[in-house]
RNA sequence: GAAGUUCGCCAGACUGUCGCUGGUGCAAGCGUGGAAACACCGCACUGGAGGAACGUCCGGACUGCACAGGGCAGCGUAGCAGGUAACACCUGCCCACCGCGAGGUGAGGAUCAGAGCAACAGAGACGAGUCGCCGUGCCCACGGGCAUGGCGGGUGAAACGGGCAAUCUCUACGCGCAGCAAUACCAAGAAGGCAUACGGUGAUCUGGCUCCGGGGAGUAUGCGGGUAGGUAGCAUUGAGCCGCUCGGGUGACCAGCGGCCCAGAUUAAUGGCAGUCACAUGGUCGGCAACGGCCAUGCACAGAAUCCGGCGUACCGGCGGACUUCAAUC
Repeated sequence: GAAGUUCGCCAGACUGUCGCUGGUGCAAGCGUGGAAACACCGCACUGGAGGAACGUCCGGACUGCACAGGGCAGCGUAGCAGGUAACACCUGCCCACCGCGAGGUGAGGAUCAGAGCAACAGAGACGAGUCGCCGUGCCCACGGGCAUGGCGGGUGAAACGGGCAAUCUCUACGCGCAGCAAUACCAAGAAGGCAUACGGUGAUCUGGCUCCGGGGAGUAUGCGGGUAGGUAGCAUUGAGCCGCUCGGGUGACCAGCGGCCCAGAUUAAUGGCAGUCACAUGGUCGGCAACGGCCAUGCACAGAAUCCGGCGUACCGGCGGACUUCAAUC
């Protein structure tokens, strides 16, 4: 220098201006909306997407229901050991395969329980038997034929030896079901339920009231459950984040100490515009060149919705560490 392997990091920056949304503090009112529950309204300060927020594939937290114990069924996992809240994830080692190598990949138990499967070629692919040579026996028209045994050839990934369990199966181990539209609380109606009282011996209601008359089947009170709607769950305390230790461990990871509080709704916020700079590509000008000026275009994938740990997938580009192979020089 070229070609690679692997582990990390970043994911445009700044200024102005106009907004959106969470929190805290102060402040407001016979305030607004609503039957209520509850929500909203001002000012100041302050927080406001990601490495994947994505797919919703795996594992958990949490919640409700179910639950003596055992077994069957069903689903899943599979070398050995460790990490972890847990896992199908991660780490180390062994083995197998790929790579010259750094490295990468692996559902990696059992085919001496049973079943099933194997393209093409080949006589034959798991009970099929071909061709050649040799031995033995029998027959014979002396060329051979039949039977049997051995050796070799040909096809193929594999030829009687086995292979495949990412086919059923067996073995060992694990798993109750549902999911934040979970769930808990508050709580409308000329809806619906229950109880009591009155009511075809005419109630309630209906003329302003009474008598009287017309009408004709419910009326009154109380109770409790749900729906619409609202609040919580829900995001300042967590499997949390950051830093340190010449900490322990080969490592995943763990321990100790110090610091921090870090988005959050249901018309669902995290944005728009302008400018400057950076980066990339193209054009053009200057320059021997390195490079510089100007112009144009572009600046990915994507975007929280109960939360967390993984895996998988998408992605313009840029930066750094360690290592390998080749070539050259010292």
Molecule: Bacterial RNase P class A
Organism: Lampropedia hyalina DSM 16112